[in-house]
RNA sequence: GGAGUGGGUAGGGCGAUCGCCGGCCGGCGCGAUUUCGCGCCGGCGGGAGGAAAGUCCGAGCACCACAGGGCAGGAUGCUUGCUAACGGCAAGGCGGGGCGACCCGACGGAAAGUGCCACAGAAACGACACCGCCGAUGGAACGGCGACGCCCCCGCGCCGCCGCUCACAGGUAAGGGUGAAAUGGUGCGGUAAGAGCGCACCGGCGCCGUGGCGACACGGCGGCCGAGGUAAACCCCAUCCGGUGCAAGGCCAAAUAGGGAGGGAUGCGGCGGCCCGCCGCGCUCGACCUCCGGGUAGGCUGCUUGAGCCCCGGGGCGACCCGCGGGCCUGGAGGAAUGAUCGCCGCGCGCAGCGCCUACGCUUCGGCCCGGCGCCGCGCGCACAGAACUCGGCUUACAUACCCACUCCGCCA
Repeated sequence: GGAGUGGGUAGGGCGAUCGCCGGCCGGCGCGAUUUCGCGCCGGCGGGAGGAAAGUCCGAGCACCACAGGGCAGGAUGCUUGCUAACGGCAAGGCGGGGCGACCCGACGGAAAGUGCCACAGAAACGACACCGCCGAUGGAACGGCGACGCCCCCGCGCCGCCGCUCACAGGUAAGGGUGAAAUGGUGCGGUAAGAGCGCACCGGCGCCGUGGCGACACGGCGGCCGAGGUAAACCCCAUCCGGUGCAAGGCCAAAUAGGGAGGGAUGCGGCGGCCCGCCGCGCUCGACCUCCGGGUAGGCUGCUUGAGCCCCGGGGCGACCCGCGGGCCUGGAGGAAUGAUCGCCGCGCGCAGCGCCUACGCUUCGGCCCGGCGCCGCGCGCACAGAACUCGGCUUACAUACCCACUCCGCCA
């Protein structure tokens, strides 16, 4: 210098003006005995995030349900730790990838059972043999020898043995061929041909020993090699799990209608300007009055100080934990505030001008062209995204700038 790996930080800055949200202080007015509440005015300081997002896990909190056990259902699935808890995190083990820094892994069980394994292939799990090899053993044909029978020789028949042939029964799975996968692999021996049939090495499994808390690693022994794969297929095993969510829940509480208790004709309508009066209705089915309770609108609360954040000291490899060590906390709205405009600056891109340098090419030797750097001006842009009860995680999105550690390659000393 180039190419990478892991981790972290920031997420435009300053000022002015105008707004929005909630807090504190002061003044005035109204309501109440004060505390206090409401309205107006003035002042002070504050106001999104690393993910506030997706709502995927785990909790707090609240209400409902609940003797205990089981079934069903769901989640998780190497080990040891951390934590309030977790499907999270840390440190390890094993497997895979990368030269490496490092990265990835639903990583329990397939001799409990069931299902599935396309195409090809003989055969995809309890069965098989397509091509091939052999044919030891049994069988058949031929030849030779020997014994026996047909009175003897010849010849024929039959039996036994040997040789050779066939590939009939049968043996085999070495080789070929199919497939993602074919019944441990490679080699030597062995055999009729073969085969863990025997041996050596490798792999697997079982047992034992050593090391480690453990996952596991290393070593020894045993042909033990028995039936392949698939469990993000059913299933089995182990562990955990009650449901609903702040629109949870608690408190105060109008109007109207209806309910209960007590009193109760003082009531209602018509004629009429009003009173008296008259008529009708109501008076056990109750007009009207008072009180009570449920519940609606509405209001208050839950509500933000909490498994909180930062620094320091100590323990631990680390996640994390401890400290009567120090400091900080000023969104809490309830359809939603945290913004807009202007000026200056910063960063990136584009265009135009000026200055400097400039490979190749052209040149009338003045320059032109191409490219780079600097200055000034103009224009555009500065991501992803927006709290809604609160935390711990995970996942996803993110312009640009910067920092730390490490790896590989090249060059120089």